[in-house]
Model confidence (mean pLDDT): 78 of 100. Predicted 3D model of RNase P RNA and transfer RNA as a complex of 468 nucleotides. Rfam match: Bacterial RNase P class A. The family's RNA type in Rfam is ribozyme.

This record gives sequence, structure tokens and C1' cells, in this order.
RNA sequence: GGAGUUGGACGGAUCGGCGCCGCGAAGAGGAUUCGUCCUUUUUCGGGGAGGAAAGUCCGGGCUUCACAGGGCGAAACGCUGGGUAACGCCCAGGGGAAGCGAUUCCCGGCAAGCGCAACAGAAAGCAGACCGCCUAAGCGGGUUAUACCCGCCGGUAAGGGUGAAACGGUAGGGUAAGAGCCUACCGGUUGCCGCGGCGACGCGGCAAGCCAGGCAAGCCCCGUUUGAAGCAAGGCCAAAUAGGAAGGCGCUUGAGGUCUGCCCGACCGAAGCCUUCGGGUUGGCCGCUUGAGGCGCGGAGUAAUCCGCGUCCUAGAGGAAUGCCGAUCACCACUUGUCCGGUUUCGCCGGACGAGAGGCACAGAACCCGGCUUAUAGUCCGGCUCCCAUU
RNA sequence: GGGCGAUUAGCUCAGGUGGAUAGAGCGUUGGUCUCCGGAACCAAAGGUCGUGGGUUCGAGUCCCGCAUCGCCCACCA
Repeated sequence: GGAGUUGGACGGAUCGGCGCCGCGAAGAGGAUUCGUCCUUUUUCGGGGAGGAAAGUCCGGGCUUCACAGGGCGAAACGCUGGGUAACGCCCAGGGGAAGCGAUUCCCGGCAAGCGCAACAGAAAGCAGACCGCCUAAGCGGGUUAUACCCGCCGGUAAGGGUGAAACGGUAGGGUAAGAGCCUACCGGUUGCCGCGGCGACGCGGCAAGCCAGGCAAGCCCCGUUUGAAGCAAGGCCAAAUAGGAAGGCGCUUGAGGUCUGCCCGACCGAAGCCUUCGGGUUGGCCGCUUGAGGCGCGGAGUAAUCCGCGUCCUAGAGGAAUGCCGAUCACCACUUGUCCGGUUUCGCCGGACGAGAGGCACAGAACCCGGCUUAUAGUCCGGCUCCCAUU
Repeated sequence: GGGCGAUUAGCUCAGGUGGAUAGAGCGUUGGUCUCCGGAACCAAAGGUCGUGGGUUCGAGUCCCGCAUCGCCCACCA
């Protein structure tokens, strides 16, 4: 210098003008039960989106349902250890796969059972004889014949061919020909032992011919977790109306509701309950923003994270505001001019300065947090790897 | 804001437990018939199965992400 990989931060700045939405103070106007109140208005002060506010994919807080019993079912997750309020998230490690590498991706069990595998192929799951190889044994025939030849019955998974996949590999023995059939070595699996590690697991040794195919993002098995709904939850106050109509069930031998998706069990339950249609309101307050909060310093830990101290309060509204204009600066790419450098020249390339007309993303809080995923013009700061050149 | 569902030909829909050419009706186009048109009959064309990944030998179907469209909801009696 080039190529790559990975992590983090920011996501326009300043000034002026015009607006928008809350809050506080003061005033005006109106109402009043004289305590106060307001879809009104003026001035002043202070505040006003994000890294994803998004998708609503997970987890929790909070709230209500009787603080939610037992069994079944369902769903989610799945190497190990740690972190956390919790998680399907994060950190560290283990094994496997890809890559020269940095690094990235995957993760219980098919050696428990069931199921599936089109086409091709002889055969597709405790397999199989199409071609090929063999004719030792048995039978039949030819023949003088026990030799030899032919056929039958067969044997054979070494070789060919099909397929995504054909039941370890090499060598030797063995055999009629073959085959873990046997032996040695290599690979795998399982079991046992020793050592290291908290553990997943690793290393070493011994034993067993055990050689066991794939799919669990098919059913399933094992383990862990999960009560349901959601701020339109829910609580208080106020206003208004036809406490209307139809259908169904029931009135204690239990309709219906809740725990709950189902069963058991329990509880509530009669001027009752369910469904549909119809009627009224479209108001106020609380929930509501101080929180697993931010920032700084110190400490523990490889890290995620945790602990201690200090400091700061920073939108909380209603279909719901946070914007626009001008100037200057910054950034981006384009056009063009001048100068400089490289090249023998033209042309081309690189750099500096100036001018012009532009651009500046994704996107918008709605109860609140922790994650994940997705979108994002551009800018900045690291870590690491490979290649080339020079010293 | 919250809770659900769907996406296959131009339109409306099938596609059971993954298996290789993805079907049906209507519509479109061409032909037959007719003086012409309709109807009828015959034939043909028309598909990135919304999109991007993954599992698998193999995906419309199974799993994950994204996009688009649609539906439901307050309080009182």
C1' cells in the first nucleotide's frame, strides 16, 4: 500500500425570525355554592423523540380475574458453566463444519419405539443376485470313465451399473468363488480404568468384530419452563336514556359463571343468565412516568455483569405537538476553471485552491423497562488476519 | 395502542401425512358453426406458489425473518 474480518461511537452545528404542545408564575375575561373553576386569552420563565421511538417476535414489571388445587393435554426451549427481575437474550468455554487465516455458522436423543424415502435400480432397511464371478457338495444328461463338458439346484456383496443414500478401509490368510469368515494395522462406536477440567469434554490405556445408514424445522422420548388476559388492563366521579324488543336456558333434581383448553374437585348463583338487535355518553381525575434510570469515579470479575460513593431529574397531552425559513460553517458526490506533480508528447491519473447548481438517510414517543429482528445518506475511532514492497 | 387472520394463473378458489408434469371454474386467444353476432363444441396460452434465508436427497407444503392486505376492541343501563 492492497484485500478482508470484527467491535464501538455519532447520526449535522451556531445565530436570527415565524410557529406548535405541555408545565410553572403573574394578569385579563367569564362562571360561581365565594372554597374555587375554565376546550378562553396576554406576558414572562423553563422543557419538548430515537438508535432504532418500528415489527409486536421473546422476557419482565404493573393491573384485574376467588392470590390461580390435582390430573391430562398444549406450547416454547434444548452442548457446558456463568450473568440477570426474567428470557428463546448476553458473556466465557466445549465439540463439529467452512475458510490459508482473522473469523463465521451449527448444537439433547434415530445404539428406545412408530413412520417416511418419488424417479432410477435386481435390491431402500435386521436388504438384495440384473450383468459378472464360482461349480466344492447334491441331482440329471453326454462319455469306456471317478477325467472333461452341458444343464438343474444353488453359492457369492470382491468387480460393473442405478441412486441423494447400497451395511467401514488397506494388506494378508482362507475359499470352488467370496465375505469381519479369520488375523494385523487404521478409522468409528460402546463399556471400563487412570489423569486433567466445576463441567461440556480432552488425553492415554484396556476390552468387545460391536461396524450400529438419513430425517426428530415427522410423530415421539428425556429434561426445563409456562394460570389467563391485557393501560381500549383497572379504580373513582359525573352526565344521559326506552333498564326497550326478539330468541334460548333456568328458578335448587342447579340455567349460567370463575379457577380452565379438557376432566375431577371447589366456589358463586335466582326481581336470574346467554346471544342478537336497539337506546344513551363520546366528559373529568387517577393509573402516568423517579426508573431492574442516566453520567462520573473507585473496586471485584477473563468477560457479560455486580458492588460502593458522588451527582443529575430530562415529553408525558387529546387521534396526539417537537416544524419551517434565512445566513454562516461542516460533510457528500457532480460540472467547470487555474496551478503543481507523474508520463517523451497528446490523452490520462493524482493533489491543492476557487466558482456553480444540488444533496444531507431510516424514520415519529402513546403504561414502563430488558432483549432480538428489520430499515438507515454518511462520518469517526479501534482490534485482528492474509498478500505485496521497503528497511 | 392492543389482539388475530390471509397471500397459489387476469378473478374466485382446490392442493390430506413433503415426492418431482402445481390443478378446477370464470375470463382471454385461436378454430368449427352462422349472412353477422351470441350460445354451444374443440384446442391453446397464461404460475419466481407474496419475498429472502434455512432443514431435507427433494419444499406450494416444515422452520425463521420481512413485505402487503384484511378483521376485531371503549364506557353506561